A computed fold for a 73-nucleotide RNA from a Chloroflexota bacterium, annotated as transfer RNA. The organism belongs to Chloroflexota, within Bacteria. The prediction has a mean pLDDT of 82. The sequence is in RNAcentral, with records from ENA. Its Rfam family is "tRNA". From the family's description: Transfer RNA (tRNA) molecules are approximately 80 nucleotides in length.
RNA sequence: GACCCCAUCGUCUAGUGGCCUAGGACGGAGCCCUCUCAAGGCUCAAACCCGAGUUCGAAUCUCGGUGGGGUCA
Numbered sequence: 001g002a003c004c005c006c007a008u009c010g011u012c013u014a015g016u017g018g019c020c021u022a023g024g025a026c027g028g029a030g031c032c033c034u035c036u037c038a039a040g041g042c043u044c045a046a047a048c049c050c051g052a053g054u055u056c057g058a059a060u061c062u063c064g065g066u067g068g069g070g071u072c073a
């Protein structure tokens, strides 16, 4: 330098145009239970990398950027 792949709660991940108020697990907070702790139960907070476009409607499709990974040179 060319090409390919990826980017979603603190972490790992589901999603494949409308059913989404973005779900789940771990982690965090509170409450219940318990003499106490652990375990268990219930509840809560927490995310779509950035910009533009297409569309009635975008986490999802397109383009550009940024960051990460890979192959080739």
Stems, first nucleotide, its partner, number of pairs: 001072007010026004018056001028044005049065005